Notes
This is a predicted structure of a 137-nucleotide RNA (c-di-AMP riboswitch aptamer (ydaO/yuaA leader)) from Neomoorella mulderi. Taxonomically the source falls in Neomoorella (Bacteria, Bacillati, Clostridia, Neomoorellaceae).

[in-house]
RNA sequence: UCCACCGGAUCGCCGAAUCCCCUUUUUCUGGGGAGCGGGGGACCCAGAAACAGGGGUUAAUCCUGGGAAACCUCAGGUAGGGCUUUCCUUCAACCCGCACCCGACAGCUAACCCCGCAGGCGUGGAAGGAGGUGGAA
Numbered sequence: 001u002c003c004a005c006c007g008g009a010u011c012g013c014c015g016a017a018u019c020c021c022c023u024u025u026u027u028c029u030g031g032g033g034a035g036c037g038g039g040g041g042a043c044c045c046a047g048a049a050a051c052a053g054g055g056g057u058u059a060a061u062c063c064u065g066g067g068a069a070a071c072c073u074c075a076g077g078u079a080g081g082g083c084u085u086u087c088c089u090u091c092a093a094c095c096c097g098c099a100c101c102c103g104a105c106a107g108c109u110a111a112c113c114c115c116g117c118a119g120g121c122g123u124g125g126a127a128g129g130a131g132g133u134g135g136a137a
Stems, first nucleotide, its partner, number of pairs: 001136006011122004018034005035117006045107001053105001054102004062077006080096003086130006
């Protein structure tokens, strides 16, 4: 420089939701650490107020129309989000656009304080860039 390949359910994906240690009679349980994630909380700055409550986690908000109607339901959109089995970006296609919590109350916010580490799945195409493995000259 050129060519080929980059498989794998002990694998992969969404998600913060993983790993390790001790205790407990094996398990269940309890405690701790690292890592990841979230909330509260000064000066300064910002901002003024509403039961018409307000606020938080999450991609999951908002709009239009029908159903009498706040909730709800149906239809269509939408902010936003996911997706190529080495990784990244773009295009296209296909999907999601839920749910829950606080309890009259919270802007940002150093120190400081508090909390979570669940649950659910098996979707390929195109182009470009980078990387790895093997081979040849």